[in-house]
RNA sequence: GAGUUUGAUCCUGGCUCAGGAUGAACGCUAGCGGCAGGCUUAACACAUGCAAGUCGAGGGGGAACAGGAUUUAGUUUACUAGAUUGCUGACGACGGGUGAGUAACGCGUAUACAAUUUACCUUUUACAGGAGAAUAGCCCAGAGAAAUUUGGAUUAAUGCUCCAUGGUAUUAUGGUGUGGCAUCACACUAUAAUUAAAGUUCCAACGGUACAAGAUGAGCAUGCGUCCCAUUAGUUAGUUGGUGUGGUAACGGCACACCAAGACGAUGAUGGGUAGGGGUCCUGAGAGGGAGAUCCCCCACACUGGUACUGAGACACGGACCAGACUCCUGCGGGAGGCAGCAGUGAGGAAUAUUGGGCAAUGGAGGCAACUCUGACCCAGCCAUGCCGCGUGCAGGAAGACGGCCCUAUGGGUUGUAAACUGCUUUUGUACGGGAAGAAACGCCUCUACGUGUAGAGGUUUGACGGUACCGUAAGAAUAAGGAUCGGCUAACUCCGUGCCAGCAUCCGCGGUAAUACGGAGGAUCCAAGCGUUAUCCGGAAUCAUUGGGUUUAAAGGGUCCGUAGGCGGCCUUAUAAGUCAGUGGUGAAAUCUCCUAGCUCAACUAGGAAACUGCCAUUGAUACUGUAGGGCUUGAAUGUUUGUGAAGUAACUAGAAGAUGUAGUGUAGCGGUGAAAUGCUUAGAUAUUACAUGGAAUACCAAUUGCGAAGGCAGGUUACUAACAGAUUAUUGACGCUGAUGGACGAAAGCGUGGGUAGCGAACAGGAUUAGAUACCCUGGUAGUCCACGCCGUAAACGAUGGAUACUAGCUGUUGGGAGCAAUCUCAGUGGCUAAGCGAAAGUGAUAAGUAUCCCACCUGGGGAGUACGAACGCAAGUUUGAAACUCAAAGGAAUUGACGGGGGCCCGCACAAGCGGUGGAGCAUGUGGUUUAAUUCGAUGAUACGCGAGGAACCUUACCAAGGCUUAAAUGUAGAUUGACAGGACUGGAAACAGUUUUUUCUUCGGACAAUUUACAAGGUGCUGCAUGGUUGUCGUCAGCUCGUGCCGUGAGGUGUCAGGUUAAGUCCUAUAACGAGCGCAACCCCUGUUGUUAGUUGCCAGCGAGUCAUGUCGGGAACUCUAACAAGACUGCCAGUGUAAACUGUGAGGAAGGUGGGGAUGACGUCAAAUCAUCACGGCCCUUACGUCCUGGGCCACACACGUGCUACAAUGGCCGGUACAGAGAGCAGCCACUAGGUGAGUAGGAGUGAAUCUUCAAAACCGGUCUCAGUUCGGAUCGGAGUCUGCAACUCGACUCCGUGAAGCUGGAAUCGCUAGUAAUCGCAUAUCAGCCAUGAUGCGGUGAACACGUUCCCGGGCCUUGUACACACCGCCCGUCAAGCCAUGGAAGCUGGGAAUACCUGAAGUCGGUCACCGCAAGGAGCCGCCUAGGGUAAAACUGGUAACUAGGGCUAAGUCGAAACAAGGUAG
Repeated sequence: GAGUUUGAUCCUGGCUCAGGAUGAACGCUAGCGGCAGGCUUAACACAUGCAAGUCGAGGGGGAACAGGAUUUAGUUUACUAGAUUGCUGACGACGGGUGAGUAACGCGUAUACAAUUUACCUUUUACAGGAGAAUAGCCCAGAGAAAUUUGGAUUAAUGCUCCAUGGUAUUAUGGUGUGGCAUCACACUAUAAUUAAAGUUCCAACGGUACAAGAUGAGCAUGCGUCCCAUUAGUUAGUUGGUGUGGUAACGGCACACCAAGACGAUGAUGGGUAGGGGUCCUGAGAGGGAGAUCCCCCACACUGGUACUGAGACACGGACCAGACUCCUGCGGGAGGCAGCAGUGAGGAAUAUUGGGCAAUGGAGGCAACUCUGACCCAGCCAUGCCGCGUGCAGGAAGACGGCCCUAUGGGUUGUAAACUGCUUUUGUACGGGAAGAAACGCCUCUACGUGUAGAGGUUUGACGGUACCGUAAGAAUAAGGAUCGGCUAACUCCGUGCCAGCAUCCGCGGUAAUACGGAGGAUCCAAGCGUUAUCCGGAAUCAUUGGGUUUAAAGGGUCCGUAGGCGGCCUUAUAAGUCAGUGGUGAAAUCUCCUAGCUCAACUAGGAAACUGCCAUUGAUACUGUAGGGCUUGAAUGUUUGUGAAGUAACUAGAAGAUGUAGUGUAGCGGUGAAAUGCUUAGAUAUUACAUGGAAUACCAAUUGCGAAGGCAGGUUACUAACAGAUUAUUGACGCUGAUGGACGAAAGCGUGGGUAGCGAACAGGAUUAGAUACCCUGGUAGUCCACGCCGUAAACGAUGGAUACUAGCUGUUGGGAGCAAUCUCAGUGGCUAAGCGAAAGUGAUAAGUAUCCCACCUGGGGAGUACGAACGCAAGUUUGAAACUCAAAGGAAUUGACGGGGGCCCGCACAAGCGGUGGAGCAUGUGGUUUAAUUCGAUGAUACGCGAGGAACCUUACCAAGGCUUAAAUGUAGAUUGACAGGACUGGAAACAGUUUUUUCUUCGGACAAUUUACAAGGUGCUGCAUGGUUGUCGUCAGCUCGUGCCGUGAGGUGUCAGGUUAAGUCCUAUAACGAGCGCAACCCCUGUUGUUAGUUGCCAGCGAGUCAUGUCGGGAACUCUAACAAGACUGCCAGUGUAAACUGUGAGGAAGGUGGGGAUGACGUCAAAUCAUCACGGCCCUUACGUCCUGGGCCACACACGUGCUACAAUGGCCGGUACAGAGAGCAGCCACUAGGUGAGUAGGAGUGAAUCUUCAAAACCGGUCUCAGUUCGGAUCGGAGUCUGCAACUCGACUCCGUGAAGCUGGAAUCGCUAGUAAUCGCAUAUCAGCCAUGAUGCGGUGAACACGUUCCCGGGCCUUGUACACACCGCCCGUCAAGCCAUGGAAGCUGGGAAUACCUGAAGUCGGUCACCGCAAGGAGCCGCCUAGGGUAAAACUGGUAACUAGGGCUAAGUCGAAACAAGGUAG
């Protein structure tokens, strides 16, 4: 810096990523070289080899030598030298390994030793005389399997002992001087005592002894620094100190005896856990954080534990003794061993190499030296483990090849200048040839100088690596590229497969049939001999914040005050110099880091130089600030005087109102309670009312964002005691102050203990209701408690969710207490409101800060687990305080925004309710649906917004379904070509038909061709799936009034404003106001029909007037007036009047007008919602079928029928039925049609037959009206059902048509809960027409006209909608979200009878080796030794307790888990606010 909480936003906050690093491991891959590195685990066990030997003074003479023979070197023969030996000397304490232990003077740094030592080395001085006794070995004799060992004899020294000499040595006693840092040190000096030595060689040289000095190494002491846990708070008896003694190289409780009672600790003792420390390394801008491999320094260890010996140095890795565990040998008696040296083996593990070469170099040990030894070291081997370097070719080359992949596919894109091809180069590799540096020395020879053994010069000698590095020549692109990734973060995209599967994934997340996220392919991107993954560390993370964070609401201010330690602290002045600052000196090892230079061809790597090492110590100076000490001051603080204030506290006394109870009176039937009731009280007299009495608790009015108090809290009145605060005054003290860990005091309510008290209220409990249930809400009762006294508890949303103190920083306006002033007003201290700057994520805050600063305290670091567990403290208990982890999630959260929602609020509208009229729901039938049935009952539509819907017309067809039978490029059509004049048709046969077979007959022509058939080629078909891949179309909210944009302004932003407010409207309609001004889609208007009039036109329509004609009729001549037809105009705009109003507008029985405030109706449907409907109208992506899911045909089915629902028709009758008579429409349709009229038929209809492609012809309108009849009945209502006979359509009416006639005459007497439509030419009622159509199941749909009502107080309620506002934990948006028990699975954890480990400590018993002490009759001349005794101790045993693990029947809660159970606690007033 990015991703991730949200619909979106800002913030808080966690999680995650991009970077660097590694002693790494794993996966895939691999050409070379250089330089580095390589058991992080089992300090587990180790076979085998090597890693520490060397010298010869002395001694010996076994093999060997000597004698004989042989050999090497020297040398003339002959002689000399070479190997072995732990008796002696030096070495073995270095070098090499490991990190177990250790939280320590272990390490780092700086000091100190006046408290010490130091072999070898360097320097100075002095010295080395004499004597003696042993013992290895060897020899003899034994023991034993071996390791080993016993006895006897003999022998040596540079081994050991004695005597001498000796000093600046040591000790004791003195003296003088100098110095210092306390003890003291140093120099000089006197006396006394004590202590040395070794030779080899003989030329030189190497040694020996004593003292001193130096150098080096070591020891000891001290200051400072050095991990986590306080759920470890007290620890300590040699402990702390003193005196003395011992011991040590040396100081010291180091040890011992005695004395004292100290010592350490909140600045963290003690205990527990973890760990070698540092130079350095990684990361980081730095400060920091993490690490302690390789290299260097220090420490510790060497199978585990203990012990000492030797030595200059060890308590000793390749030495000793003892104990223990383990392994091996054994003749079973006894012995041996220690790879954390180099290789190597096993084991463990994700994991780490050769049983290599050489002493050539460097270094080490011994030696005079030659030389020997050296798994130190130098090299090589293995490993991409890391870093660095090189290469796998370079240039040209477009037919943009083939192939692959993709696409909108005759073509294009990409792979891609990539390849082929042409030219060039040869690093590397291969072959051949040449070929280093590292070598300087020692030694030997020669020479020179001085001189008698040193220095120098020259020569000679020595290479593991290695025929290696390097160089040259030759041929030839020849020998050499992979890994990861491609949704975002993050550079890089398409196809196929798969279908919440397989899988991916750091996080967010992807996958349920079109996956750039899985797997493959093509392509691309990034690194590259490597690339990815995993693990760990730092960074990003300002996410522990010193640099550099926070605490009103996100996590976070302690409930409040007092006060200890601590931290911080007013003004002036003097001194000091601790902090601070500056200079100088020392140190800060080397390597590392940085810079410069140099060497390997470069680099890595290495070397030289410089700088740095930010530190520590010492010293000199400065004195502003802080500190310390002294002196002074008054403004902070405190005291005094005085005036006030208050529900401040404690105790006592006291008052009235109300309620309850008791007694008495009056009085009579209910009272009480609720949404409604009941339980309860009451005729034994309640409730109500009156009087008196008793008792307890609380204090109306005053009373107020009023007052007081540290907070909790405090309210009738009076008194006593106590405290506080404010003002005024300026008298006193003189910084006496602020804060405050640990600590102390106070601390609501509830609760606990003891004793009282108890009117009212009232957990628990009981009863009554409510309810599906109701362990609740409501009601009737009612115990603790509430009250008092004393004692506990110690917590609250103890809140201003805001710690305390001090100072400063604009204003306005209330109020309480005091002061000044005549007043206006000013001032001090409190308590409120609004606002400025500032602050803040915002809300907000704003002198009572959440502003600007200082000081001190407390607290926070993702959510859950959890304020839980364990431990501890307190408490009578309840419980409180302190306070985790495992595990789990990617969020949890704050503020604000837009919506949606609310059993929130306000305003408004709608046949939404109300007021009315008529229905549905009951009956029969029709029709659609569900269900059931079936071979099939094809499919779709399913709350509103499916159900007389798609279908505006299923007997066949339709038809998609079922059964059976056929066909397979097949049906139809088109195009192109060819051929033919056949086929087709008719008849017959089989068949259910399709189909198959037989037979018959034959084209037209203007000759161009037409038509038909056959054949060839091309294009099949699918009512199969997905409406959740789509287009188009449609429904609904809703004909509701809304939905947006540009610019500006406001806000960090989402967003707001505009569109809100006040009016008004049917309307976001309009007006006014206004940080908004305008605009768009909607509204309205424009369009159509209708209502009035005019103009034009006058046939098929009309007929007033004129004429003709008829029984009659615009029938005819004519007419153009009227009606009408159909085109154009006019008209209505709140235009006028009155009132109200700023206006818009509203009101009016206003005027005028055919019509009046949208005149009525229609068409017209904003942004969007419902993944709404339709793949079966059509179109279309993808998938699926292809002798079938295609297609043909016959029959059946879509019409089934215990049932349920929707929509209708007909009714139940008298406002009616029936019979007869009379009248009035509109809009349509018609030639395979409508059909007048005539005839016969009861009728459907039939037979004739005019007119008419229609303002011409065809079509009785019915209700209505008039008259008659029926008289309230299952009827002269109603017509279902059934029987019979017919008509028509059609190839065909059986399943399954309509109609007619005759007969039959079912249910039904107005319909439960519930529910629908309608506000005027509307409802209701009456017919007519049309589409579809051969016919029709039409009672349906769409239209048309006739007759023609009632009601609306009003907006409380139901439903739907609009605007504003409010709450929200909702945003797939309340059909939302979400809680708890129970049941299931998995996981980690707590408790737990017990079982089983671990480390540490204590007590007692035992006690090896060993030092020390004592003893000593044995050995020894002696020194001394063996033996014995004692102290201490490793280890072992026993005991009791503590701490800490593992495991466990059972048990407790917790977490997680798409669709389990029960309820409905929270979020809205969440339905009882939480």